Predicted 3D model of a 335-nucleotide RNA (Bacterial RNase P class A) from a marine sediment metagenome. Of the family's consensus pairs, 87% are formed in the model. Its Rfam family is "Bacterial RNase P class A". Rfam links the family to the GO terms tRNA processing, dimeric ribonuclease P complex and ribonuclease P activity. The family's RNA type in Rfam is ribozyme. Model confidence (mean pLDDT): 77 of 100.
RNA sequence: AGCCUGUCGGACGGCCGCGGUCGCGAGACUGAGGAAAGUCCGGACUCCACAGGGCAGGGUGCUGGAUAACUUCCAGGCGGGGUGACCCGACGGAAAGUGCAGCAGAGAGCAGACCGCCGAUGGCCCUCGGGCACAGGCAAGGGUGAAACGGUGAGGUAAGAGCUCACCAGCGCCGCGGGUGACCGCGGUGGCUUGGUAAACCCCACUCGGAGCAAGGCCAAGCAGGGACGACGAUGGCCCGUCGGUCAAGUCCCGGGUCGGCCGCACGAGCGCUUCGGUAACGGGGCGUCUAGAUGGAUGGCCGUCGAUUACAGAAUCCGGCUUACAGACGGGCU
Numbered sequence: 001a002g003c004c005u006g007u008c009g010g011a012c013g014g015c016c017g018c019g020g021u022c023g024c025g026a027g028a029c030u031g032a033g034g035a036a037a038g039u040c041c042g043g044a045c046u047c048c049a050c051a052g053g054g055c056a057g058g059g060u061g062c063u064g065g066a067u068a069a070c071u072u073c074c075a076g077g078c079g080g081g082g083u084g085a086c087c088c089g090a091c092g093g094a095a096a097g098u099g100c101a102g103c104a105g106a107g108a109g110c111a112g113a114c115c116g117c118c119g120a121u122g123g124c125c126c127u128c129g130g131g132c133a134c135a136g137g138c139a140a141g142g143g144u145g146a147a148a149c150g151g152u153g154a155g156g157u158a159a160g161a162g163c164u165c166a167c168c169a170g171c172g173c174c175g176c177g178g179g180u181g182a183c184c185g186c187g188g189u190g191g192c193u194u195g196g197u198a199a200a201c202c203c204c205a206c207u208c209g210g211a212g213c214a215a216g217g218c219c220a221a222g223c224a225g226g227g228a229c230g231a232c233g234a235u236g237g238c239c240c241g242u243c244g245g246u247c248a249a250g251u252c253c254c255g256g257g258u259c260g261g262c263c264g265c266a267c268g269a270g271c272g273c274u275u276c277g278g279u280a281a282c283g284g285g286g287c288g289u290c291u292a293g294a295u296g297g298a299u300g301g302c303c304g305u306c307g308a309u310u311a312c313a314g315a316a317u318c319c320g321g322c323u324u325a326c327a328g329a330c331g332g333g334c335u
Stems, first nucleotide, its partner, number of pairs: 001335008010306007018031005033312001037323002040321005045212004057208005062076005077091001078089004092203002097201002099197002114142002116138003121135002123132003150168006169193001171190008216263004225254005235248005270289008
């Protein structure tokens, strides 16, 4: 000068206030985070749906392992970057098909001729030596570009060209060796070469029900509703009276369920220390420990000492990850 990783993120005391639990009461105990955040993945839990198969659609995509599961983590392979510690990679298929590619450039996909080279062959001229650059041939060199249809050298040729050859690069195939595997190393061989892009359509393989704690469950005022009795008559009204009928008060019961209350909801894939297995992620054992739980939603304010102006930010069902924000302080390993 850098790289990787871990921990903390105002401390202590007093007073007042707020939520929760306990207590008759006085009061006692306890009360945000490493990200509680974004809600981007995965699961637990809950309700709904569900014969079987297919289509459509979404996700994932090197190998082996970890895990409840994952788009996460660990170890490795390959590719890329860096002098290095180390970092980054959706990292199957472009030789199935379709599409796309700004500027520059003649030409950007089974391409192309601007400058250029040749003009052997054919043509024209000619002093028969040759000349012209007309037909035509070529793509070596220059130029453009991120990229121009392998690279270097030799042969070859009129000039050239994998046209031929040697070596190299790449691809396919075969064999041997190493590795669980991705893959790596070595040897042989073939035609000489098939550009990029799939978080573009697509193809291949694997995989995927939906909604979410305002899930969902329990109790249940009031109001409305239903049933029985009231009606074997000893209550009242109506049908003029009788017989008979009918309605109601009243009593009891029932289902759904509003206000409201309770549960879900804080003991869990928990946390700390240690030991064993494993390179590691992680797993097994032992000991210890209990750590917010609101629902108009608490966690704040003041003072004193130290420190020095104190960052990013605050639970709302829970857990494992990812991503993003973060003043400052400390530790470890490495270049």